[in-house]
Context: one part of a larger RNA
Molecule: small-subunit ribosomal RNA, 3' major domain
Organism: Candidatus Altimarinota bacterium
RNA sequence: AGACGGGGACCCACACAAGCGGUGGAGCAUGUGGUUUAAUUCGACGAUAAACGGAGAACCUUACCCAGACUUGACAUCUCGGGAACUUCGCAGAAAUGCGUUGGUGCCGUAAGGAACCCGAUGACAGGUGCUGCAUGGUCGUCGUCAGCUCGUGCCUUGAGGUGUUCGGUUAAGUCCGUAAACGAGCGCAACCCAUGUCCUAUGUUGCAUUUUUCAUAGGAGACUGCCGGCUCUAAGUCGGAGGAAGGUAUGGAUGACGUCAGAUCAGCAUGGCCCUUAUGUCUGGGGCUACACACGUGCUACAAUGGCUGGUACAAUGGGCCGCCAACCCGUAAGGGGGAGCAAAUCCCAUCAAAGCCAGUCUAAGUUCGGAUAGAGGUCUGCAACUCGACCUCUUGAAGUUGGAAUCGCUAGUAAACGCGAAUCAGAUAUGUCGCGUUGAAUAUGUUCCUGGGUCUUGUACU
Repeated sequence: AGACGGGGACCCACACAAGCGGUGGAGCAUGUGGUUUAAUUCGACGAUAAACGGAGAACCUUACCCAGACUUGACAUCUCGGGAACUUCGCAGAAAUGCGUUGGUGCCGUAAGGAACCCGAUGACAGGUGCUGCAUGGUCGUCGUCAGCUCGUGCCUUGAGGUGUUCGGUUAAGUCCGUAAACGAGCGCAACCCAUGUCCUAUGUUGCAUUUUUCAUAGGAGACUGCCGGCUCUAAGUCGGAGGAAGGUAUGGAUGACGUCAGAUCAGCAUGGCCCUUAUGUCUGGGGCUACACACGUGCUACAAUGGCUGGUACAAUGGGCCGCCAACCCGUAAGGGGGAGCAAAUCCCAUCAAAGCCAGUCUAAGUUCGGAUAGAGGUCUGCAACUCGACCUCUUGAAGUUGGAAUCGCUAGUAAACGCGAAUCAGAUAUGUCGCGUUGAAUAUGUUCCUGGGUCUUGUACU
């Protein structure tokens, strides 16, 4: 100087408390461990792994296993020889592939030859999701959006080092004010950036009531403790008030200091070294990644009457669409099929865009008209192909479950909770996931004793 303390003082945070809703019990979905397996590819493991990489494993993907094949190779550059490219058909085969066969002769060029492409040969080389994240780059997580981390000169000290950065106030903040052997400065804080909320102006088609206005577009105004009062050191500031759409950081986002964890990633990519080279490379068919005594994580659906069912009826926003979105109309109980209008979209479609809501009826406390697992049968769709292993529809079946032990999680306002809608990936989909969008819309905290984490100063130490 640090680090640590079941030392001290002060301060902060959904840290506790006060509340609301969950998890832990059930069924299912999904990830992980374990076990099993020919293989169940690999990585991630307290916080900082476990609906994570994977914004989509039937084939492909695919890295794993079995089998069949190839060896200058599936891919790149160079050399030589041949042929335009391309294409029809047959046989063997699970395919890869092998053997044969038909058509075809293009473009540039004065001939030679050349360009693209294909086949063969030769070797230089290709190739490797093989190892090492403890050789690395890059990127990311975390402490933590915590308020800290440092430097120059000066001063103090034998020196390591200290001071500045302490102290008194104050702040969300090393924020600002005052003091002080310090005076300044840098990286952080804040502001500058984006969105939302108010108003004004201008422009309006595809939008609007066709006019004021809604809405869209883009330019501006507005908030600064600016004004008033109290407190305070005539300070910084804080408390209250006025006006205002908004008030003291308006709200949300983006933004993550010096560093810590030899944190994560050689499988996104790049890359040193090592290793494989008729195989650890490459192609193909099939299987596996979907197994199942069990354990854990994250979710969905419930256990019902603030509810279930039936009928009627109301109100959104974000988005997406040409290998696409698909209207009207017709068929089907339905999934869906037929149909073909419109739309590269403020125009048409998804989509009358919603659901919870509201109105009326019914059920009457029951393992039920709750709950929907499981199972049987019949279908629809995508796709070469739904057996392993897809989603959806109809009829039947109708399991556990009556609010969950110890323990534990989230959340302070348009938040929690509830409700539906959209999108990415994507042929389809195991999405109950993720990321967005709106609708309905609370309770509680005016406290810091305790638990957890963090900050400043100080003290002790057998630690560095």